[in-house]
RNA sequence: CCGCGCGGGAGAGUCCCCGGGCAGCCAGCCCGGGGCGCCGAAGGAGCAAUCCUCCCCGAUCCAACCUCUCAGGCCACCGGACCGCGCGGG
Numbered sequence: 001c002c003g004c005g006c007g008g009g010a011g012a013g014u015c016c017c018c019g020g021g022c023a024g025c026c027a028g029c030c031c032g033g034g035g036c037g038c039c040g041a042a043g044g045a046g047c048a049a050u051c052c053u054c055c056c057c058g059a060u061c062c063a064a065c066c067u068c069u070c071a072g073g074c075c076a077c078c079g080g081a082c083c084g085c086g087c088g089g090g
Base pairs, nucleotide, nucleotide: 001089002088003087004086005085006084007083008082013036015035016034017033018032019031020030021029022028037074038073039072043070044068045067046066050059051058
């Protein structure tokens, strides 16, 4: 440094409309589609310091939990950067 296992692990609407199903009055729940709003800690993208030069220019070498939100996410589940412990490999 990489992999595996276990544990911890945040944020943001279960808002509106339509269709289907359960039930079949209402209501409630689930699935799918659409609309608007929102989140960032999978992934992805962007940039500083840096190098060169007297300067300008250039290189694009260059990180992030910073930024963008393409993807993803906004009940729970799943996922989840990162942290701890154990094991294995280089």